[in-house]
RNA sequence: GGGCGCUUAGCUCAGCGGCAGAGCGACUCGUUUACACCGAGUAGGCCAGGGGUCCAAAUCCCUUAGCGCCCA
Repeated sequence: GGGCGCUUAGCUCAGCGGCAGAGCGACUCGUUUACACCGAGUAGGCCAGGGGUCCAAAUCCCUUAGCGCCCA
């Protein structure tokens, strides 16, 4: 330099045009003499940045950045 992939909650990841979710973690309540387990609930996201297409974009297109893999 060329090609491909990834970037979504504190962590690991789903979601493939129409309401942003799960597990783990945190917090609160219940349960217990107490802790743990278990049950119920709550908070937490400008979906990496910018632009475009579309009635509508995490999702499609362009671009920038970071990370990874392959080729040279």